Model confidence (mean pLDDT): 80 of 100. c-di-GMP-I-GGC riboswitch aptamer from a bacterium, 80 nucleotides, folded computationally. The sequence was found by an Rfam model in a public genome assembly.
[in-house]
RNA sequence: GCCGGAAAGGCCAAACCCUCCGCGAGGGGGGGACGGAAAGCGGCGGAUCUUCGACGGGGAAGAUGGCCGAGCUGCCGAGG
Repeated sequence: GCCGGAAAGGCCAAACCCUCCGCGAGGGGGGGACGGAAAGCGGCGGAUCUUCGACGGGGAAGAUGGCCGAGCUGCCGAGG
């Protein structure tokens, strides 16, 4: 370095429920754990979704970082 992490100490927290915000996708907080070695960070490319517009073709503004890729950063070292 790759790889692995049930070796150990820690970390995050899906669905669902309550509450608040948003037209909506969805987001914040609390409970809760399906999972995660980047499920840490940022929407850069793709993808999906929402609202508006257009509808002959092309759009605008948003959402998802727990969809994929790339970027930056990062814990442990049992085992290979």
It matches the Rfam family "c-di-GMP-I-GGC riboswitch aptamer". Gene Ontology term of the family: cyclic-di-GMP binding.